[in-house]
RNA sequence: AUCUAAAAAGGGCAAACCCGACCGAAAGGCGGGGGUGCAAAAUUUCCGGCCUACGGGACGAUGACUCUAGGGCGGCGGAAGUGCCAGA
Repeated sequence: AUCUAAAAAGGGCAAACCCGACCGAAAGGCGGGGGUGCAAAAUUUCCGGCCUACGGGACGAUGACUCUAGGGCGGCGGAAGUGCCAGA
């Protein structure tokens, strides 16, 4: 440096759910609890996908339905990319 895989050791992160006089239109985020899982479940929206629709569009009986990301998901996939131990 590359490959392999969580077997071991030391650890790391934190699903569902609960609480919040927190942020947000929502999706979702943040803090605390919790412990589903993950060898990168560190990080980054570059590509695809998915979620939401304040605002905007169309329709209109002026209410729904509907379209749309500028919002979001890194624990959806790809890509970039840093890192611990062990073996080869």